[in-house]
RNA sequence: GGGCCGAUAGCUCAGUCGGUAGAGCAGCGGAUUUUUAAUCCGUUGGUCCUCGGUUCAACCCCGAGUCGGCCCA
Numbered sequence: 001g002g003g004c005c006g007a008u009a010g011c012u013c014a015g016u017c018g019g020u021a022g023a024g025c026a027g028c029g030g031a032u033u034u035u036u037a038a039u040c041c042g043u044u045g046g047u048c049c050u051c052g053g054u055u056c057a058a059c060c061c062c063g064a065g066u067c068g069g070c071c072c073a
Stems, first nucleotide, its partner, number of pairs: 001072007010025004019056001027043005049065005
């Protein structure tokens, strides 16, 4: 220098052919228990890495960039 993959909740990760974002764990509240733990119920939490473009509408498509990993030279 070139190619490929990844970046989404505090953490680990889903997200189909573009239709307005979810799970588990963690946190908070409650039930149960003498108490804790475990279990069960409810619930909070998002500038979807950044900027721009296409579109009625973008996590998703297009361009440029940042960071991380792998490969080639």
About this RNA
Model confidence (mean pLDDT): 81 of 100. This is a predicted structure of a 73-nucleotide RNA (transfer RNA) from a Polyangiaceae bacterium. The source organism's lineage runs through Bacteria, Pseudomonadati, Myxococcota, Polyangiales and Polyangiaceae. The RNAcentral record of the sequence draws on ENA and MGnify. It matches the Rfam family "tRNA". The family's RNA type in Rfam is transfer RNA.